Source information
The prediction has a mean pLDDT of 80. Glycine riboswitch aptamer from Ornithinimicrobium sediminis, 97 nucleotides, folded computationally. Rfam family: Glycine riboswitch aptamer. Rfam links the family to the GO term glycine biosynthetic process. Taxonomically the source falls in Ornithinimicrobium (Bacteria, Bacillati, Actinomycetota, Actinomycetes).
[in-house]
C1' cells in the first nucleotide's frame, strides 16, 4: 500500500394485488352527489420483519441449518412512503497478498 468478501451511509432501478361496501369528521355544492382523512367489513398479495420445514452431514440414532418455497402473526392493495434484491459511489473493521 492493499484485492474478494463483511457491515454502515447516500443515490439509482425496484413485483404483487379492490381506490369493493358501509360509516365518522372536513370541504364544495340550491338538491343529487363529488373530493379528502381515518375506522370496521369482506376479499386478495408477498420481496420491510416474523414463523415454519429438506438434503447433505453422522456407523446408526438424535441433533441439524436454509431459501425467491411455504404460512400470511405483522405488513401490504389509488398517489406518497415502505420495499427482499441488484448497479454505483464513499465511510468502517478485518485482512489474502
Nucleotide at each position: 500500500c492493499g484485492a474478494c468478501g463483511c457491515c454502515g451511509u447516500g443515490u439509482g432501478g425496484g413485483a404483487g394485488a379492490g381506490u369493493c361496501c358501509u360509516c365518522c369528521a372536513c370541504c364544495c355544492g340550491c338538491c343529487a352527489g363529488g373530493g379528502u382523512c381515518g375506522a370496521g367489513g369482506c376479499g386478495c398479495c408477498g420481496a420491510a420483519g416474523g414463523g415454519g420445514c429438506a438434503a447433505a452431514c453422522u456407523c446408526c440414532c438424535c441433533g441439524a441449518c436454509a431459501a425467491g418455497c411455504u404460512c400470511u402473526c405483522a405488513g401490504g392493495c389509488g398517489c406518497c412512503a415502505g420495499g427482499a434484491c441488484c448497479g454505483c459511489a464513499c465511510g468502517g473493521a478485518c485482512g489474502a497478498g